[in-house]
RNA sequence: GCUUGUUCUCAGGGCAGGGUGAAAAUCCCGACCGGCGGUAGCCCCUCGCAAGAGGGGGAGCCCGCGAGCGCUCCCGGCCGUCAGGCGGGGAGGUCAGCAGAUCCGGUUCAAGGCCGGAGCCGACGGUGACAGUCCGGAUGGAAGAGGACGAGC
Numbered sequence: 001g002c003u004u005g006u007u008c009u010c011a012g013g014g015c016a017g018g019g020u021g022a023a024a025a026u027c028c029c030g031a032c033c034g035g036c037g038g039u040a041g042c043c044c045c046u047c048g049c050a051a052g053a054g055g056g057g058g059a060g061c062c063c064g065c066g067a068g069c070g071c072u073c074c075c076g077g078c079c080g081u082c083a084g085g086c087g088g089g090g091a092g093g094u095c096a097g098c099a100g101a102u103c104c105g106g107u108u109c110a111a112g113g114c115c116g117g118a119g120c121c122g123a124c125g126g127u128g129a130c131a132g133u134c135c136g137g138a139u140g141g142a143a144g145a146g147g148a149c150g151a152g153c
Stems, first nucleotide, its partner, number of pairs: 001153010017029003031133002033122002035065004042057006060120002068098002070095001071092005077086003102118005124136003
């Protein structure tokens, strides 16, 4: 350095101000937010005379992933006029179905990533009124990040 085992820790932000209304952080004007890995022509730091070397950061809408919903399977509960209905829990990603959303101009050999501008997107359940931002499942789960101890090469 690579591979691998056990284990621990960490792992999400946001409606200011106003309008209507009996009621809205849910509608309207407007405001605000952006998980994880990859990609990297940009930026920063250190070393070096230099060539260069090492390190860090860098995309919501480019490629993937996660959570959620759905789907399939399994296990209880409640109701029932025995047709069925309602609700809870667990497993599965070799189920991607929902899973979202970007263009224009500039620079350039080359831009999906840089610069400028204009746009667009955001699970489910709840709610005096329709929610990315409130409440809830969730003191949960998790992409992954880091550490400790060990093994092999």